Record summary
A computed fold for a 73-nucleotide RNA from a Minisyncoccales bacterium, annotated as transfer RNA. Rfam family: tRNA. By type it is a transfer RNA. Gene Ontology term of the family: triplet codon-amino acid adaptor activity. The sequence is in RNAcentral, with records from ENA.
RNA sequence: GCCCCUGUAACUCAACCGGUAGAGUAACGGCCUUUUAAGCCGGAAGUUGGAGGUUCGACUCCUCCCGGGGGCA
Numbered sequence: 001g002c003c004c005c006u007g008u009a010a011c012u013c014a015a016c017c018g019g020u021a022g023a024g025u026a027a028c029g030g031c032c033u034u035u036u037a038a039g040c041c042g043g044a045a046g047u048u049g050g051a052g053g054u055u056c057g058a059c060u061c062c063u064c065c066c067g068g069g070g071g072c073a
Stems, first nucleotide, its partner, number of pairs: 001072007010025004019056001028042004049065005
């Protein structure tokens, strides 16, 4: 330098060829317990790496840039 994969909640990951983002864990609050842990319940937390484009509508498609991983030279 070229090519491929990847980036979504604090962490690990979903979202089936475009239809309006969800789960587990953690944290927080409550219940239980003498207390802690464990267990049970609850509601919250996301400009989907950034900027543009296409579209009625984009995590999803296109372009450029940034980070991580791999391959070739």